The RNA shown here (Bacterial RNase P class A) has 392 nucleotides and comes from Geobacter sp. It was read from a public genome assembly, where an Rfam model found it. It matches the Rfam family "Bacterial RNase P class A". It is annotated as a ribozyme. Its mean pLDDT, the model's own confidence on a scale to 100, is 75.
[in-house]
RNA sequence: GGAGAUGGACAGGAGAUCGCCGGCGUGCGAAAGCGCGCGGGAGGAAAGUCCGGGCACCACAGGACAGAGAGGUCGCUAACGGCGACCCGAGGCGACUCGAGGGAAAGCGCCACAGAAAACACACCGCCGAUGAGCCGCGUUUGCGGAAACAGGCAAGGGUGAAAUCGUGGGGUAAGAGCCCACGCACGACAGCCAGGCGACUGGCGGUGCGGCAAGCCCCUCUCGGUGCAAACUCAAAUAGGGACACGAAUCUCGGCGGUCCGCCGAGUCACCGCUUGCGGUGGGCGUGUCCGGGUAGAGCGCUCGAUUCCGGCAGCAAUGCCGGAACUAGAGGAAUGAUCUCCACCGACACAUUGUUGGGACAGAACCCGGCUUACCGUCCAUCUCCUCGU
Numbered sequence: 001g002g003a004g005a006u007g008g009a010c011a012g013g014a015g016a017u018c019g020c021c022g023g024c025g026u027g028c029g030a031a032a033g034c035g036c037g038c039g040g041g042a043g044g045a046a047a048g049u050c051c052g053g054g055c056a057c058c059a060c061a062g063g064a065c066a067g068a069g070a071g072g073u074c075g076c077u078a079a080c081g082g083c084g085a086c087c088c089g090a091g092g093c094g095a096c097u098c099g100a101g102g103g104a105a106a107g108c109g110c111c112a113c114a115g116a117a118a119a120c121a122c123a124c125c126g127c128c129g130a131u132g133a134g135c136c137g138c139g140u141u142u143g144c145g146g147a148a149a150c151a152g153g154c155a156a157g158g159g160u161g162a163a164a165u166c167g168u169g170g171g172g173u174a175a176g177a178g179c180c181c182a183c184g185c186a187c188g189a190c191a192g193c194c195a196g197g198c199g200a201c202u203g204g205c206g207g208u209g210c211g212g213c214a215a216g217c218c219c220c221u222c223u224c225g226g227u228g229c230a231a232a233c234u235c236a237a238a239u240a241g242g243g244a245c246a247c248g249a250a251u252c253u254c255g256g257c258g259g260u261c262c263g264c265c266g267a268g269u270c271a272c273c274g275c276u277u278g279c280g281g282u283g284g285g286c287g288u289g290u291c292c293g294g295g296u297a298g299a300g301c302g303c304u305c306g307a308u309u310c311c312g313g314c315a316g317c318a319a320u321g322c323c324g325g326a327a328c329u330a331g332a333g334g335a336a337u338g339a340u341c342u343c344c345a346c347c348g349a350c351a352c353a354u355u356g357u358u359g360g361g362a363c364a365g366a367a368c369c370c371g372g373c374u375u376a377c378c379g380u381c382c383a384u385c386u387c388c389u390c391g392u
Stems, first nucleotide, its partner, number of pairs: 001388010012344007020041002023038006043363001047374002050372005055228004067224005072086005087101001088099004102219002107217002109213003124158002126154003131151002135146004166184006189208002192205005233300003242292007252268007270285001272284004308327008346360006
């Protein structure tokens, strides 16, 4: 100098003008409200709502089954499907990255195409034809020799496939084969012993020769009630509806006329239904009035001081934990946090030669609160590390 890997930080700054939403103070006002002043007002993801918790209410004897989820090991944490460290496998020269990474020796199932055969095995080409039957020749017979390959034997070689019961050499045989032997564990796997490690696992020893798939059922280990701040709680209208009590043909109400403590006339109000011979009483309906209680609208609370943020120290490889100090940082309730201009800084392009002109600044946006994950994003900067090249 070039090419990369990992982790982190920022998400323009200052001023002016016009606005928006809460809070506090103050003036006016009976109140509603209006004016003035001060101070506050989005994010690294506030997003997706995918996991995990806090909080709230409902449900709940205990156990088992079903169902759903998690799945290398050890740790961290309030918890997690998150994070850290390590192990194993895969990729990369490397820094490093990726992994749905328990069990195939419990059982079932599946293994496309090709191939004889994809798992209680099997034979296309091929090798053999020992054994059995037939044929030819020789021999008196038992038999000997030969050709073919009917039955039959074999799995070495060829061939298929992602995958076909280990490799080389020797023995053995009719031909062959871990069938036997020697060496090798080479390509893996597995139960055993020894050593190391908390553990996943690693190394060694001797043994067996053993197909793959659990991202198919299944087995094993662990976890799991439901609904969400539109939770929950407090105060509480109008209207409708619920409950209790009283009254509803007489001593009633209203109007008019005459008259003085009354009379007359007119109008109105259930002349409702059942029990009861009737009066009275009682039950129901309807109406009027008073009172009570529940829910809704509305208002308040929950609500932001919290597994909080920043700085420092200690323990730990780290995630993280502990200790000390400092700080308070939106709480709306259909949703405010905005726009314009000027200067400066940053980036790009063009003139040009140190200055001008012009363009650009993303993704997005709180709604009970936290911890994660994932996704989106103009760009800038920092730290650590790797590989290549050059110079000293």